[in-house]
Source information: Predicted 3D model of a 267-nucleotide RNA (Bacterial large signal recognition particle RNA) from Lawsonibacter sp. The gene name in the source record is ffs. Rfam family: Bacterial large signal recognition particle RNA. The family is grouped with related families in Rfam's "SRP clan". Its family is annotated with signal recognition particle, plasma membrane targeting and SRP-dependent cotranslational protein targeting to membrane, signal sequence recognition in the Gene Ontology. By type it is a non-coding RNA gene. The coordinates come from a structure-prediction model, not an experiment, and the mean pLDDT is 76. Taxonomically the source falls in Lawsonibacter (Bacteria, Bacillota, Clostridia, Eubacteriales).
Order: sequence, then structure tokens, then C1' cells
RNA sequence: CCGCACUAGUCGGGGAGAUAGCGGUGCCCUGUACCCGCAAUCCGCUACAGCGGGGAUGAAUCCCGGCCCCCGGACGUGAGGCUGUAUUGCCUGCCCUGGAAAAGCAGUGAUGAUAGACCGGUCCCGCGCAACGGGGCUGCCGUGAACCGUGUCAGGCGGGGAACCGAGCAGCACUAAGCGGAUGGCCUCGUGUGCCGCGGGGAUACUGUUCUUGAGCCGGCUGUCCAGGUAACGGAUAUGUCCCACGCUUCAAAGGCCGGUGUGCGG
Repeated sequence: CCGCACUAGUCGGGGAGAUAGCGGUGCCCUGUACCCGCAAUCCGCUACAGCGGGGAUGAAUCCCGGCCCCCGGACGUGAGGCUGUAUUGCCUGCCCUGGAAAAGCAGUGAUGAUAGACCGGUCCCGCGCAACGGGGCUGCCGUGAACCGUGUCAGGCGGGGAACCGAGCAGCACUAAGCGGAUGGCCUCGUGUGCCGCGGGGAUACUGUUCUUGAGCCGGCUGUCCAGGUAACGGAUAUGUCCCACGCUUCAAAGGCCGGUGUGCGG
């Protein structure tokens, strides 16, 4: 140096979490990498730190160590972004309410604004009138009496010698009280009544005619200002979720480079 057989090792690793600590199961990253059983009210171990069983590979592309690089995670910071919750109206931006002023628009005004004056009206009191409602009286119409109302009273009855006289039921007509109706007049009481009249009173306000004056008045819309309200939106503050950015921070997969590591037999 070559060949054969074997052994240590290896057959995935890492982050957070959990744990006294380590590994695993579950989550995430890397990216391809033997199988079976166990395990979050955990499972197995103890610095050679999963255990049990089976299998493959095997001294190097493959095992071990160092360095570089960095996926990704963790931690921290942020006057970064999205979003949840809470507070704030002494944020008042939006919105709502009230007020001021009168810049613009609109309306109104020489067919007279505004201001002033006189007399009225709206308002109150009293009286009257009218209307309406209740009651009463009266007048009108209808009805209204077995007998005890009136008139006339057939028949019948009584008296009489007779003429005739008398009382009188039914019927008919009328009527009293009563009942009913329509409603005229009068009286009386009342009223959520009245384009009604008379008299009186009238604080404020509004309004009409007339007279004087002679150019503003008004505050509907926009704008401005003031006061109050409103936590839906916007703003601010606080605190969370997610994302993003940053870091002499920390761990670090994959990858790259350098180095290291056997035993036996035969030639």
C1' cells in the first nucleotide's frame, strides 16, 4: 500500500416552552432523514442524562472537533402600521341645541321701512239683545164617560078616559178631567253660544286706519363668534393581539472550509 472480517460511532438537527437538569411525546424552523412500543392529571433517564425490542451502515461524501455563513426562534426597543378595549367634550374636528353680530345670498320696503302720536280691535267686568236647552202657563189638533156629564133620545116604562105629560137605556153628537201630538205666544232658569249692541276698565304685547318722519327692516340659508350637549366617527391618552423595522443581545438548522479517529487476519 492492497484485500477480507469486525468495532467505536452513525442512521437527522435546532428554537421556544416545560423541567433541578437532560432527552422524548405536542408546537415551530430546517429539509428527506431505519422500523415497532411508551408518554402532558406526562413518559424515560441523571452529566456517557429517552427507555425496551429489531434492523442497516461502518473508519469516511457518511463518524468526531473547530471556524465561517446564516434559515428560523427567543429577548429588548420603536412618536412604525392594522385592530380590540377603556378613559377623555379642559381635543371640539364632525354632529345637535341655544344665543350674538349682520359679511354674502334670499325676503320685505318710496304703492313708504323705522320711530313717534291719536283713535280703535284683540283682553276683562256689568247690562241688554239674539241663539240654544230645561221647566211652567196658555192657545191649537186628535182622542176621551156601561151608570154616577150635556143635548137629542127609537124601542120599551110610568101617569092619564084621552089629548098629552114625565123619567130615561142603547145609538148619535158634543164635552170635562186625563192621555197624545205639533208647535205659536208669554214667564222663568241656565249656557264651553254670538262677524250683535251699550257702558266702564285697560299692565305688557300684537295689530288696523290716520298724521308726522323719510331708508331701512328682518334673521330663512351660508360663513364668523360665544355657551352647552354628544364617546357613533375623527383626535389624544393608556393597555392588549397581529404585522413590520432595528439590535456590540442570545440560541442556532441546512451549507462551506480546515483538522482528527481504530482492531484482527492474509498478501